[in-house]
């Protein structure tokens, strides 16, 4: 350089082009406890890498760029 795959809360992982992007861990608050841990309840946290395009509608499809990984000369 070329080809392929991937990019979604702090971390990990979902979401058939369709309504408010779901769950786990973590975190915060409360309950429980002499205290801690465990357990239970509630809450906050995502411009879905960036910019365009297609569409009535895009996390999903198309293009460019950025980043990561794998393969290859």
């Nucleotide at each position: 350089g070329c080809u392929c795959u991937c990019g979604u809360g702090g971390c990990c992982u979902a979401a058939u082009g369709g309504a408010c992007a779901a769950g786990g861990c973590a975190u915060u608050u409360g309950a429980c406890u002499u205290c801690u841990a465990a357990u239970c309840a509630a809450g906050g946290g995502a411009u879905u890498g960036u910019g365009g395009g297609u569409u009535c509608g895009a996390g999903u499809c198309c293009c460019a760029c950025c980043g990561a990984g794998a393969g290859u000369g």
A computed fold for a 73-nucleotide RNA from Selaginella moellendorffii, annotated as transfer RNA. Its mean pLDDT, the model's own confidence on a scale to 100, is 80. It matches the Rfam family "tRNA". From the family's description: Transfer RNA (tRNA) molecules are approximately 80 nucleotides in length. The source organism's lineage runs through Eukaryota, Selaginellales, Selaginellaceae, Selaginelloideae and Selaginella.